[in-house]
Context: one part of a larger RNA
Molecule: small-subunit ribosomal RNA, 3' major domain
Organism: uncultured bacterium
RNA sequence: UGACGGGGACCUGCACAAAUGGUGGAGCAUGUUGUUUAAUUCGACAGCACACGCAGAACCUUACCAGGGCUUGACAUCUUCUGCAAAGUUAUAGAAAUAUAAUGGAGGUUAACAGAAUGACAGGUGAUGCAUGGUUGUCGUCAGCUCGUGUCGUGAGAUGUUGGGUUAAGUCCCGCAACGAGCGCAACCCCUAUCGUUAGUUACUUUAUCUAACGAGACUGCCAUUGAAAAAUGGAGGAAGGUGGGGAUGACGUCAAAUCAUCAUGUCCUUUAUGCCCUGGGCUACAAACGUGCUACAAUGGUCGGUACAAACUGUUGCCAAGUCGCAAGACGGAGCUAAUCAGAAAAAGCCGAUCUCAGUUCGGAUCGAGGGUUGCAAUUCAUCCUCGUGAAGUUGGAAUCAUUAGUAAUCGCGUAUCAGACAUGUCGCGGUGAAUACGUUCUCAGGUC
Numbered sequence: 001u002g003a004c005g006g007g008g009a010c011c012u013g014c015a016c017a018a019a020u021g022g023u024g025g026a027g028c029a030u031g032u033u034g035u036u037u038a039a040u041u042c043g044a045c046a047g048c049a050c051a052c053g054c055a056g057a058a059c060c061u062u063a064c065c066a067g068g069g070c071u072u073g074a075c076a077u078c079u080u081c082u083g084c085a086a087a088g089u090u091a092u093a094g095a096a097a098u099a100u101a102a103u104g105g106a107g108g109u110u111a112a113c114a115g116a117a118u119g120a121c122a123g124g125u126g127a128u129g130c131a132u133g134g135u136u137g138u139c140g141u142c143a144g145c146u147c148g149u150g151u152c153g154u155g156a157g158a159u160g161u162u163g164g165g166u167u168a169a170g171u172c173c174c175g176c177a178a179c180g181a182g183c184g185c186a187a188c189c190c191c192u193a194u195c196g197u198u199a200g201u202u203a204c205u206u207u208a209u210c211u212a213a214c215g216a217g218a219c220u221g222c223c224a225u226u227g228a229a230a231a232a233u234g235g236a237g238g239a240a241g242g243u244g245g246g247g248a249u250g251a252c253g254u255c256a257a258a259u260c261a262u263c264a265u266g267u268c269c270u271u272u273a274u275g276c277c278c279u280g281g282g283c284u285a286c287a288a289a290c291g292u293g294c295u296a297c298a299a300u301g302g303u304c305g306g307u308a309c310a311a312a313c314u315g316u317u318g319c320c321a322a323g324u325c326g327c328a329a330g331a332c333g334g335a336g337c338u339a340a341u342c343a344g345a346a347a348a349a350g351c352c353g354a355u356c357u358c359a360g361u362u363c364g365g366a367u368c369g370a371g372g373g374u375u376g377c378a379a380u381u382c383a384u385c386c387u388c389g390u391g392a393a394g395u396u397g398g399a400a401u402c403a404u405u406a407g408u409a410a411u412c413g414c415g416u417a418u419c420a421g422a423c424a425u426g427u428c429g430c431g432g433u434g435a436a437u438a439c440g441u442u443c444u445c446a447g448g449u450c
Stems, first nucleotide, its partner, number of pairs: 008450006015441002019404005026295008034286002042053002064281007073121001077120002079117005088103006123270002126268003132264002134259003137255001139253001144183006150159003163174003189247004194216007219241001222235005297397001301356007313344003318337002323332003363394001368389007410433006
C1' cells in the first nucleotide's frame, strides 16, 4: 500500500423480509456423472460446467471403433518424362472405395487435363490454453481506476480521490495544499409511448387508421416548501416527470478462468501413418446418481358444438389457395405470389350453450399391440406424423432450494434460425389475458465508501 476479521460506522442490490408461482415426489424429454462397450470421439466442472460448444448425430456430419483399400497422397507449389485424349455413361467383379473393358468426345498442341517417376514437401479435430494471438465468461453496468504538475514524507508512499451534504452514478454543490486532466458514469445511437408536416401503392378511402421520412416534445423549465448551494418533497400543465420504459454500450484489473476442436500460431510428436478414401457400426448402450425442462395429478377443470379479437415473421430447389378424395396423417390438383398485392394462417386462452358431479374418474396420458401416411439411395440398430385399441405412475410432493417489483409474475397461443426429414418439450423472438406484495434493513448473501 493492499487483502482479510465470527471489528466499528454508513450505503446499495429480488440479498433478506412481504407476496405470487415453481424445483425437490410421478411419467417422459434432454444434458452430465458413473458403469458398460470394439467404439460408446472430444471439450466444458463451485459461483462462472451439466436443453453448454451442437442454430438440429439414420448415411453425410464424424473427429471414435471393426473391416476393405491408398502412400508425393483427398488439397498446394516446383522438377523430369509420357499421352491424345479428360469428365460423364454403360457393363463386369465388389459391401463400397476401387479395378477392368466398352462408349464418349469438351478443350487444347507454348500446353489446360490425365498418367508415371523423383524428391523437396503436403497432411494431422495429434500434445501443450501453464509458450501464445484473437475471442469469451465472471466480479459488474458495480462506480470505480489512474495520470501531469505542485506540496508533504529519508523512503515505500500520501495528497488530489479524504471531509459536510446530495445522487442511480468519483452525479453535482460546499469546503480543503492542492490545481488540472484521462479511462469509466451520463449524454450522443436504436426501438417504444404523444403530436405536427410531407408523401403514399399493394394498405385505406373526406377526416381518421396504417406505412416511413423529417421534425416538435421533458429541461427539475414553472409554482410552493425546505436548504448556503447542489438538491429533495409536493403541485400545475402535459401523451409522457424527474434516468418516461426497453436495448446496444462492459473502465483499470481479477480468476496461470475457458478455448491449440472456429480460426491463427511457437515448440514437440507423427510421415506405407497419429495422414487419406470407403462400407458397416458407434456418438441413441443402462443397475444407479445429479442438473435443466415438458406433461400432469383436475370442476378457476375435462369433452363436444357455436363464435370473436393479435403481433412479429417466413416463402421461387420455395410458400402453397380454391376444389376433390380420405375418419385422419396426407394425397390429387393447380390459382396466385420474388410478396403492405399471393400463400403459410386456424391464433389460443376468451365468450355463448350442452354434458360430466368428485371418482384413479369422460382426470392423467406413459407403455405396448395393430393398421396406415410422409421425408429420404436408405427409417433394423436409430426419424416423425395419423387412426383404432391398451390405458402405467401420479390425489400437490421431506430436508432443502429457485425466479419474479408491472404490462412484471402467472397463464395462452403464434413465428424464426438450423433443417431433405426430425427425435424442439430446446433456443431466440412476437403479441393476448393479466395479478399479489414491499412494514422495513435486526438477520442471510454479495458489493461499495470511511